[in-house]
Large-subunit ribosomal RNA, domain IV from an Actinomycetota bacterium, 361 nucleotides, folded computationally. NCBI's taxonomy places the organism under Bacteria, Bacillati, Actinomycetota. It was read from a public genome assembly. Its mean pLDDT, the model's own confidence on a scale to 100, is 89. Its Rfam family is "Bacterial large subunit ribosomal RNA".
Context: one part of a larger RNA
RNA sequence: CCGUGGUUAAGGAACUCGGCAAAAUGGCCCCGUAACCUAGGGAGAAGGGGCGCCCCGGUAGGGUGAGAGAGAUUCGCUUUCUCGAGCCCGAGGGGGCCGCAGUGACUCGGCCCAAGCGACUGUUUACUAAAAACACAGGAGCGUGCUAAGUCGCAAGACGACGUAUACGCUCUGACGCCUGCCCGGUGCCGGAAGGUUAAGGGGAGGGGUUAGCCGGUUCGCCGGCGAAGCUCUGAACCUAAGCCCCGGUAAACGGCGGCGGUAACUAUAACCGUCCUAAGGUAGCGAAAUUCCUUGUCGGGUAAGUUCCGACCUGCACGAAUGGCGUAACGACUUGGGCGCUGUCUCAACCACGGACUCG
Numbered sequence: 001c002c003g004u005g006g007u008u009a010a011g012g013a014a015c016u017c018g019g020c021a022a023a024a025u026g027g028c029c030c031c032g033u034a035a036c037c038u039a040g041g042g043a044g045a046a047g048g049g050g051c052g053c054c055c056c057g058g059u060a061g062g063g064u065g066a067g068a069g070a071g072a073u074u075c076g077c078u079u080u081c082u083c084g085a086g087c088c089c090g091a092g093g094g095g096g097c098c099g100c101a102g103u104g105a106c107u108c109g110g111c112c113c114a115a116g117c118g119a120c121u122g123u124u125u126a127c128u129a130a131a132a133a134c135a136c137a138g139g140a141g142c143g144u145g146c147u148a149a150g151u152c153g154c155a156a157g158a159c160g161a162c163g164u165a166u167a168c169g170c171u172c173u174g175a176c177g178c179c180u181g182c183c184c185g186g187u188g189c190c191g192g193a194a195g196g197u198u199a200a201g202g203g204g205a206g207g208g209g210u211u212a213g214c215c216g217g218u219u220c221g222c223c224g225g226c227g228a229a230g231c232u233c234u235g236a237a238c239c240u241a242a243g244c245c246c247c248g249g250u251a252a253a254c255g256g257c258g259g260c261g262g263u264a265a266c267u268a269u270a271a272c273c274g275u276c277c278u279a280a281g282g283u284a285g286c287g288a289a290a291u292u293c294c295u296u297g298u299c300g301g302g303u304a305a306g307u308u309c310c311g312a313c314c315u316g317c318a319c320g321a322a323u324g325g326c327g328u329a330a331c332g333a334c335u336u337g338g339g340c341g342c343u344g345u346c347u348c349a350a351c352c353a354c355g356g357a358c359u360c361g
Base pairs, nucleotide, nucleotide: 001356002355003354004353005352006351007350008349010347011346014345019342027051028050029049030048031047036041038175052097053096054095055094056093061089062088063087064086067083068082069081070080071079072078098102110340111339112338113337114336115335116334117332118331122134123133138173139172140171141170142169143168144167150159151158152157176327177326178325179324181257182256183255186254187253188250189249190248191247192246195245196244197243201239202238206234207233208232209231210230213226214225215224216223217222258276259275260274261273262272285319286316297313298312299311300310301309
């Protein structure tokens, strides 16, 4: 010096990102317990008191109940009442004794106030994250009529389910309370026997190649023109599905939810007016918020002093309603602020024990 323990004057969080760590609390009985509340809870709230041993005395009382007596009797190992040994539990009260200390060791909650998030118990990154993430009952939408939809598989087949719409699958939301506004223009989905467009296929009008033949020419080699059938290449009209276009619906589908100018008898502000654009211009509620850049916004509270915290205001850079909005008792090894208690966290360090390091061997 390091590790693990122990003690500490005075102060008591001044330490620090932060009371991290430590200290403190602690058991049983009794008294006594607030706001709030879903009336269950919150509660072990908080806050107090008692606790050993000896004697009265194993007392009062309670449990069990061998056995005995009396009554009733359906006569039974029946039933009712009384007494009751033994065993077990056992207060409260009075008197006394000892120590610093009586849950004498061990074991053995610290508590309160306020806020955020998530309702809750649960689940999770096996080896840096346990959470406000996941799940969850509850809510909603969509699909599915049974050989169900969906899923696995090339298939057979299987799951779904030996179930049947109070069922099953998928997606979103996430107890409960009060609620969940406007937009269907875009995208998606659903519906639409019309119309437009549209593939293969069907269809073959027409065109091309080849040439038996015919006509003309000829140097008899052939050349030019026309050209049936067959073979072959090509091919218009027309018929024709889904899809797309088109017409509607649908937002607890993906999503979206404005700007400028003016105006009131102080000023300021603008209920009001005008204008442009849009599919429609953000309703309720909340708001410097897990969201606020400017920002340590401003005011109030708490402190001697507060970039944090709480309550307000609203100028919401850039909240907002199941990508749910706002509340909410209870719950949380969650996060934030404050307080009481308590302490070597600190002022500021000291000593002790044990084990290392170190020296010698």